[in-house]
c-di-AMP riboswitch aptamer (ydaO/yuaA leader) from a Solirubrobacterales bacterium, 148 nucleotides, folded computationally. The source organism's lineage runs through Bacteria, Bacillati, Actinomycetota, Thermoleophilia and Solirubrobacterales. The prediction has a mean pLDDT of 79.
RNA sequence: GGUGCCGCAGCGCCGAACCCCCGGACAGCCGCCCUGGGGGACGGGGAACCCAAUUCGUUGGGGCGAGUCCCGUGGUGAUCCACGGGAAGCGCUUACAUAGCAAGCGCGAGCCCGUCAGCUAACCCCGUAGGCAAACAGGCGCCAUUAG
Numbered sequence: 001g002g003u004g005c006c007g008c009a010g011c012g013c014c015g016a017a018c019c020c021c022c023g024g025a026c027a028g029c030c031g032c033c034c035u036g037g038g039g040g041a042c043g044g045g046g047a048a049c050c051c052a053a054u055u056c057g058u059u060g061g062g063g064c065g066a067g068u069c070c071c072g073u074g075g076u077g078a079u080c081c082a083c084g085g086g087a088a089g090c091g092c093u094u095a096c097a098u099a100g101c102a103a104g105c106g107c108g109a110g111c112c113c114g115u116c117a118g119c120u121a122a123c124c125c126c127g128u129a130g131g132c133a134a135a136c137a138g139g140c141g142c143c144a145u146u147a148g
Base pairs, nucleotide, nucleotide: 001143002142003141004140005139006138012132013131014130018040019039020038021037022036023035024034041128042127043126044125045124046123051118060116061113062112063111064110068087069086070085071084072083073082074081075080089107090106091105092104093103094102
């Protein structure tokens, strides 16, 4: 001089997943993390009349979520799997009015209930997680050059 990785907090993003108060613990002090309680806020499910539905066959059915569908190739015959392409839909940035349009970038998953749930007031129940980007301070390396 160049370069790789890690990197609390703070700022920012997806998401309902946040705010306030009173204690405990820690602690030199404040705040954070952790923990107990109270309040607010946000989100989801179940559940009447009415309405909807009511038949036959196959397939059980349903919920959270943007996350469903189409085409091609291959596995292997399949409603299955993998890869590739695309569409519905979703998010972010420019960037503002929670905007719209346009452009760019990304997503287009996963999980749960357990034979059961249409809508649905009263009422009842549940959740407040998880993940990410660029990274200051700081830390751990590598390469080259120069000097001693």